The RNA shown here (FMN riboswitch aptamer (RFN element)) has 150 nucleotides and comes from a soil metagenome.
RNA sequence: ACCUUCAGGGCAGGGUGAGCCGCAAGGCAAUUCCCGACCGGCGGUAAGUUCGACCAGUCGAGCAAGCCCGCGAGCGCUCCGGCACCAGCCGGAGGACAGCAGACCCGGUGAGAGACCGGGGCCGACGGUACAGUCCGGAUGGAAGAAGGU
Numbered sequence: 001a002c003c004u005u006c007a008g009g010g011c012a013g014g015g016u017g018a019g020c021c022g023c024a025a026g027g028c029a030a031u032u033c034c035c036g037a038c039c040g041g042c043g044g045u046a047a048g049u050u051c052g053a054c055c056a057g058u059c060g061a062g063c064a065a066g067c068c069c070g071c072g073a074g075c076g077c078u079c080c081g082g083c084a085c086c087a088g089c090c091g092g093a094g095g096a097c098a099g100c101a102g103a104c105c106c107g108g109u110g111a112g113a114g115a116c117c118g119g120g121g122c123c124g125a126c127g128g129u130a131c132a133g134u135c136c137g138g139a140u141g142g143a144a145g146a147a148g149g150u
Stems, first nucleotide, its partner, number of pairs: 001150006013035003019028003037134002039124002041071004048063007066122002074100002076097001077094007104120005126137003
């Protein structure tokens, strides 16, 4: 440098009833609302932990953070092409466009805690729909990266 494979999880249970059906009695109706439940991509860092080695307190290996530092997807933005009377819509490209790009405190231990232990808290693209981290959709897509091969 090229090729191949892989590369995200999650509303248990209960309440309400916008609306819909029905002549009526009444029925249906939210994983979106309320109570509550559940989930945590990739790389880095490491005072934890497991295993191994020996010179016996050091060395090596594996694992270990959603909210510490970065990255990715998504939205926006810019550019190109097509369609449209306009509004705008569709497709493609860019990342030195970095605008959105989320979210942590308290107590303990200690030389030291952003990572350990305990407790409490918080966060989660866009479109659809009864207002969505968890449903459906773009997506049988893309991709941080991981492993293997030449």
The RNAcentral record of the sequence draws on MGnify.